Model confidence (mean pLDDT): 75 of 100.
This is a predicted structure of a 391-nucleotide RNA (Bacterial RNase P class A) from Vulgatibacter incomptus.
Its Rfam family is "Bacterial RNase P class A". From the family's description: Ribonuclease P (RNase P) is a ubiquitous endoribonuclease, found in archaea, bacteria and eukarya as well as chloroplasts and mitochondria. It is annotated as a ribozyme.
The model forms 98% of the base pairs in the Rfam consensus.
The sequence is in RNAcentral, with records from Rfam.
[in-house]
RNA sequence: GAAGUCGUCCGGGCGGACGCCGGUGGGUGCAGGAAACGGCCCACGGGAGGCAAAGUCCGGGCUUCGCAGGGCAAGGUGCUGGCUAACGGCCAGGCGGGGCAACCCGACGGAAAGUGGCACAGAAAACAUACCGCCGGUCCUUCCCGGGCCGGUAAGGGUGAAAAGGUGCGGUAAGAGCGCACCGCACCCCUGGUGACAGGGGUGGCAGGCUAAACCCCACCUGAAGCAAGGGCGAAUAGGGAGGCGCCCUCCGAGAGGAGGGCAGGGGCUGCCCGUCCCGAGACCUCCGGGUACGCCCGCUCGAGCCUGUCGGCAACGGCAGGCCUAGACGAAUGUCCGUCUACCGCCGCAAGGCGGGAUCCAGAACCCGGCUUACAGGGCGACUUCGGCA
Numbered sequence: 001g002a003a004g005u006c007g008u009c010c011g012g013g014c015g016g017a018c019g020c021c022g023g024u025g026g027g028u029g030c031a032g033g034a035a036a037c038g039g040c041c042c043a044c045g046g047g048a049g050g051c052a053a054a055g056u057c058c059g060g061g062c063u064u065c066g067c068a069g070g071g072c073a074a075g076g077u078g079c080u081g082g083c084u085a086a087c088g089g090c091c092a093g094g095c096g097g098g099g100c101a102a103c104c105c106g107a108c109g110g111a112a113a114g115u116g117g118c119a120c121a122g123a124a125a126a127c128a129u130a131c132c133g134c135c136g137g138u139c140c141u142u143c144c145c146g147g148g149c150c151g152g153u154a155a156g157g158g159u160g161a162a163a164a165g166g167u168g169c170g171g172u173a174a175g176a177g178c179g180c181a182c183c184g185c186a187c188c189c190c191u192g193g194u195g196a197c198a199g200g201g202g203u204g205g206c207a208g209g210c211u212a213a214a215c216c217c218c219a220c221c222u223g224a225a226g227c228a229a230g231g232g233c234g235a236a237u238a239g240g241g242a243g244g245c246g247c248c249c250u251c252c253g254a255g256a257g258g259a260g261g262g263c264a265g266g267g268g269c270u271g272c273c274c275g276u277c278c279c280g281a282g283a284c285c286u287c288c289g290g291g292u293a294c295g296c297c298c299g300c301u302c303g304a305g306c307c308u309g310u311c312g313g314c315a316a317c318g319g320c321a322g323g324c325c326u327a328g329a330c331g332a333a334u335g336u337c338c339g340u341c342u343a344c345c346g347c348c349g350c351a352a353g354g355c356g357g358g359a360u361c362c363a364g365a366a367c368c369c370g371g372c373u374u375a376c377a378g379g380g381c382g383a384c385u386u387c388g389g390c391a
Stems, first nucleotide, its partner, number of pairs: 001387010012341007020047002023044006030038001032037001049362002054373002057371005062226004069274004074222005079093005094108001095106004109217002114215002116211003131157002133153008165183006184206001185204008230298005240288005245282001246263007265279005305324008344357005
């Protein structure tokens, strides 16, 4: 200097004018409104993000349904160890793959529980096979060539993504783990490691492949719905009409009737079952019909919060100490203009510098957090790898 890999920062500052929203404090009673409530004035403070407010993909907090529980189904995750409120996230490691490397990716438990699939080609695609071939015997035939039949064979060739573990040597009629060596595989032992695993040794001729992002098996996890959750206030209307409600036992009572218990039945937890709770003449269940379907307030912002220092940890992160409060709208505020400075861009110039332009990208909170994924013009910084040159 070039090419790359990983991480990170900015994407505006200052001043003024006008205009919005909200908080705190004070004032006013403006009667605006049917009411709840709102309005106006003054002062002080505050007002959108950026590995993203987006996507709605995960995990929670919170709210309601339930007094809870167990099982099944259904869904999710899937190497090991740690972090965390939790996760499918993050950190560190293991193994596998890509890359010369820095680094990056992994849907990473199980194929010896079972079922299914592997198109086409090929003889044959898994309790699998003999197409071409090779060898032996025999016949045509006396020899060669050639051919038929029987037996052996899966080393060579072909097809394919994949074909009875791979390479080499020996052996054989020709071959074959048939035997041997090494590798692979299975089992056992030792060493290191919390562990996934790694290294070493021994025995065995050894289950013929891939696929579970196919069904499945194994381990762990999971109630449902969601701020349009939910709660309150005010206003309005017709607590209207029809239908259903059975049985048994005990006590009191002259009787009518009353009290208690149980069953059928109805409803909830619950997608189903067990179990359990409530009702069981109550506004309980079913159907029809009517009013509101508008308004206001809460939820609504102090949080698993942020910053600094320090300690522990490889790290993710955690402990301790101190400091800070930083939008809460409701058809939806946080804006517009002017001036100036700078980053940056273009031109001139050897340079210093000069002239002109001038904040340009992706994009707007809506209950709140922790993640993941995606978008981003332009500019800057740091570390590392490889190549080339110079000293």